[in-house]
Context: one part of a larger RNA
RNA sequence: GAUGAACGCUGGCGGUAUGCUUAACACAUGCAAGUCGAACGGAGUUCUUCGGAACUUAGUGGCGGACGGGUGAGUAACGCGUGAGAAUCUGGCUUCAGGUUCGGGACAACAGUCGGAAACGAUUGCUAAUACCGGAUGUGCCUAACGGUGAAAGAUUUAUCACCUGAAGAUGAGCUCGCGUCCGAUUAGCUAGUUGGUGUGGUAAGAGCGCACCAAGGCACCGAUCAGUAGCUGGUCUGAGAGGAUGACCAGCCACACUGGGACUGAGACACGGCCCAGACUCCUACGGGAGGCAGCAGUGGGGAAUUUUCCGCAAUGGGCGAAAGCCUGACGGAGCAAUACCGCGUGAGGGAGGAAGGCUCUUGGGUUGUAAACCUCUUUUCUCAGGGAAUAAGUACUGAAGGUACCUGAGGAAUCAGCAUCGGCUAACUCCGUGCCAGCAGCCGCGGUAAUACGGAGGAUGCAAGCGUUAUCC
Numbered sequence: 001g002a003u004g005a006a007c008g009c010u011g012g013c014g015g016u017a018u019g020c021u022u023a024a025c026a027c028a029u030g031c032a033a034g035u036c037g038a039a040c041g042g043a044g045u046u047c048u049u050c051g052g053a054a055c056u057u058a059g060u061g062g063c064g065g066a067c068g069g070g071u072g073a074g075u076a077a078c079g080c081g082u083g084a085g086a087a088u089c090u091g092g093c094u095u096c097a098g099g100u101u102c103g104g105g106a107c108a109a110c111a112g113u114c115g116g117a118a119a120c121g122a123u124u125g126c127u128a129a130u131a132c133c134g135g136a137u138g139u140g141c142c143u144a145a146c147g148g149u150g151a152a153a154g155a156u157u158u159a160u161c162a163c164c165u166g167a168a169g170a171u172g173a174g175c176u177c178g179c180g181u182c183c184g185a186u187u188a189g190c191u192a193g194u195u196g197g198u199g200u201g202g203u204a205a206g207a208g209c210g211c212a213c214c215a216a217g218g219c220a221c222c223g224a225u226c227a228g229u230a231g232c233u234g235g236u237c238u239g240a241g242a243g244g245a246u247g248a249c250c251a252g253c254c255a256c257a258c259u260g261g262g263a264c265u266g267a268g269a270c271a272c273g274g275c276c277c278a279g280a281c282u283c284c285u286a287c288g289g290g291a292g293g294c295a296g297c298a299g300u301g302g303g304g305a306a307u308u309u310u311c312c313g314c315a316a317u318g319g320g321c322g323a324a325a326g327c328c329u330g331a332c333g334g335a336g337c338a339a340u341a342c343c344g345c346g347u348g349a350g351g352g353a354g355g356a357a358g359g360c361u362c363u364u365g366g367g368u369u370g371u372a373a374a375c376c377u378c379u380u381u382u383c384u385c386a387g388g389g390a391a392u393a394a395g396u397a398c399u400g401a402a403g404g405u406a407c408c409u410g411a412g413g414a415a416u417c418a419g420c421a422u423c424g425g426c427u428a429a430c431u432c433c434g435u436g437c438c439a440g441c442a443g444c445c446g447c448g449g450u451a452a453u454a455c456g457g458a459g460g461a462u463g464c465a466a467g468c469g470u471u472a473u474c475c
Stems, first nucleotide, its partner, number of pairs: 001474003005471005012345006018338002020303001025301003029298003034063003039060002042057006070256003079181007088173002093169007101135004110125006140149003154161003182228001184226001189219003194216008231253004235246004258279005281292004309335001311334003317331001318329004348378004358369004383412006392402001419464005424445003430459005440447002
């Protein structure tokens, strides 16, 4: 000098930030991912001129739940950083080219029956679609060639929006390599899919990625292997720099989602608020069986020196769905709490000596507190009250959570606001009383045993100031 700090004493305001560093401990409750009726058939409600219309939605279907948000357990690794590369994929978006033809059978919902305490399930029958399937066509793909394979879906307000195939772009992602990336040799040898080849399988894609066979290789004192520790970076702190330390907040990448394993769906996951299995734990149960996962936002218990509200709003920005209106959004925008940090402001200004009283000291002259107070003049930053009152809204209009907030005007009255540490030297600041190697102080040197500027109190002084000291850690 610095801090995501804590503790002690004290505490007026504003702005901007920050706020479980410990138990990746366990979690009550609420919310955090839905949306589309312009894909579909039903059901219900309301209105009805009985023709129908409007609205709501459990189910089928589409898109999204792979983003956004959290955490840092694991990881010493192509994980990260940087630079290069080739054997790849890419929903939605943009551009270009072409197409959207003919048919079919189901399954939910629903109706009935049945089982179960529940969670939920079984069975019979009916039905729609942009759900599913078959044929046709095709620039595509495979093949040396012949040939083979192989797509589509409609909707409405009639203007469009969708759908399929191919080519390209953009974006995103997967993969490979050079270099860099903590400590220990009181860890010296490690390795059998191990290293390479051939074949085959597999993947979006290269590859021992998997398998069969063959060879015996591969790594290592330029530190392999093992053990310990650790998310990495841009950055941050310090320092003249070189360097050292660090990786909270913000941003990029990675990893994880009760613990371990697995795949499904999908353009994308081996998926935080999806599924299956096993385990530990918790809860419900009619004992047969079921349910759950806050390292999302709040909040609770626990641990700890220590870290906040079970708040408001989708008004803005952004995201999902939708043709749109719109709906959802604990992302986000805000408010609340905390002197936790930084910055700014205030607690008055000018005058005022018989240097008042009181305190302290004292040689009884005085000195000091001290222009300090009183007193006079002034101001109103703050404060209180009253009145007005935004920008942020983009987009013709409407639309503001924050908020009657910021800000402006007026009135009132110096009114509402100072502490903390230190005073032997280092180190700015000294006397008196008490104590008497006691009580105590202390960062180092060291003070205290009867005149203590070093302990305790008082007066005074010094330093900083809404803070001041102490402790911890880094330079």